Bacterial RNase P class A from Nocardioides sp. Z22_16, 392 nucleotides, folded computationally.
The coordinates come from a structure-prediction model, not an experiment, and the mean pLDDT is 76.
It is recorded under the gene name rnpB.
Rfam family: Bacterial RNase P class A. The family's RNA type in Rfam is ribozyme. Rfam's curators write: Ribonuclease P (RNase P) is a ubiquitous endoribonuclease, found in archaea, bacteria and eukarya as well as chloroplasts and mitochondria.
RNA sequence: UGGGCCAGUCGGGCGAUCGCGUCGGCGCGGGGUGACCGCGUCGCCGAGGAAAGUCCGGGCUCCACAGGGCACGGUGGUGGGUAACACCCACCCGGGGUGACCCGCGGGAAAGUGCCACAGAGAACAGACCGCCACUCCUCCGGGAGCGGCAAGGGUGAAACGGCGGUGCAAGAGACCACCAGCGUCCCGGGCGACCGGGACGGCUAGGCAAACCCCACCAGGAGCAAGGUCAAGAAGCCGGACGCGCGAGCGGCCGGUGCGUGCACGUCCGAGGGCGGCCCGCCCGAGUGCACGGGUAGACCGCAGGAGACGGCCGGCAACGGUCGUCGUAGAUGGAUGAUCGCCCCCGCCGCGAGGCGGGACAGAACCCGGCUUACAGACUGGCCCAUUCG
Repeated sequence: UGGGCCAGUCGGGCGAUCGCGUCGGCGCGGGGUGACCGCGUCGCCGAGGAAAGUCCGGGCUCCACAGGGCACGGUGGUGGGUAACACCCACCCGGGGUGACCCGCGGGAAAGUGCCACAGAGAACAGACCGCCACUCCUCCGGGAGCGGCAAGGGUGAAACGGCGGUGCAAGAGACCACCAGCGUCCCGGGCGACCGGGACGGCUAGGCAAACCCCACCAGGAGCAAGGUCAAGAAGCCGGACGCGCGAGCGGCCGGUGCGUGCACGUCCGAGGGCGGCCCGCCCGAGUGCACGGGUAGACCGCAGGAGACGGCCGGCAACGGUCGUCGUAGAUGGAUGAUCGCCCCCGCCGCGAGGCGGGACAGAACCCGGCUUACAGACUGGCCCAUUCG
């Protein structure tokens, strides 16, 4: 200098004006002057690295929490990290790359079942199209036919039942032998472990797919912030109270309380219905439950922003991460705010000799909160490493 591999940061800045939302102060107003709310004004603050997809994991909340069987779901090399994970770190094994480094849906195929397109004779109890060989027969002497043997060579395929050399043979073949590869069992050494290195023996050879069923090990209660809680209001009916009217039975409005009514079906120990994640058994609770029709309310607040919190230093650890000390601290809507315009600057492109002019600046947007994964993204920047080349 050129090319490449990883990791990370930012993702416009400042000011002005107007607008919107939460919160706080003040003022005014509304609300059987109730829970609380509205308007004006002043002040503070007001999206993200992914707020997204809602795919995993947890916190939180409510329900459940005798037991057994069957079925279902998830995870899947090893060790560690973590609240937890399908995430992260380190390592192992396999594959790719000259290398930095990258990729792996990475338990079991010698437990069983199933499948293996097309091509091909044959695709898992291998097989015989071309071919090779012995024998018999025929022959126009080139060869052909029949019957057997064979699997070296050719051909098909993603894959053809170890490789290579020799012995052997009619030709051949793990038929036999040496070496090599691979597998199983046992032993030795190293490692926490996955696994690695070495040795002996064995029979000579065992194909792939488990994101097909299946087997093994481990994990997993259900539902979700419309969770859940507090308060307010509330018609008919019913109950109570005093009052008014009436000779009286009673009628009327008012106040307070309660919060539903009607019909049908099933049921109250011969038990409906409910709970125990699904089903079956079993167990527990149990006096109401289910359906239809009608009526009332559908308002306010809490949950809800201090949390597995962020940043920095030091210590431990290869790392993920942990410990400790210090500092910091304001999104919180619910017809759902977080925007627009202008000026200066920044970055990019085009035009211009120049001053400058014109155009552009992504993906996207909280909704109970966190940790991840995945996906989208104009552009700008930082660090480390590898390869090649040149010069010293």